Transfer RNA from Aedes aegypti, 72 nucleotides, folded computationally. It matches the Rfam family "tRNA". The family's RNA type in Rfam is transfer RNA. The organism belongs to Stegomyia, within Eukaryota.
[in-house]
RNA sequence: UGCUCGGUAGCUUAGAUGGUAAAGCGCUCGUCUAGCAUACUAGAGCCCUGGGUUCAAAUCCCAGCCGAGCAC
Numbered sequence: 001u002g003c004u005c006g007g008u009a010g011c012u013u014a015g016a017u018g019g020u021a022a023a024g025c026g027c028u029c030g031u032c033u034a035g036c037a038u039a040c041u042a043g044a045g046c047c048c049u050g051g052g053u054u055c056a057a058a059u060c061c062c063a064g065c066c067g068a069g070c071a072c
Stems, first nucleotide, its partner, number of pairs: 001071007010025004019055001027043002030040002048064005
């Protein structure tokens, strides 16, 4: 320098043919307990950035940033 993948909640990952973004662990409140833990219930919290296409974009296109791999 070029090419290929990846970037989604605090962490690990799903997400179809573009149509309300999901789970586990973690966190908070409550129940339970003399108290703690476990268990149960409820809840908060996320699409790397900027443009484009579209009625509508996590998803498609372009550029950039970061990470991994390959080639030179």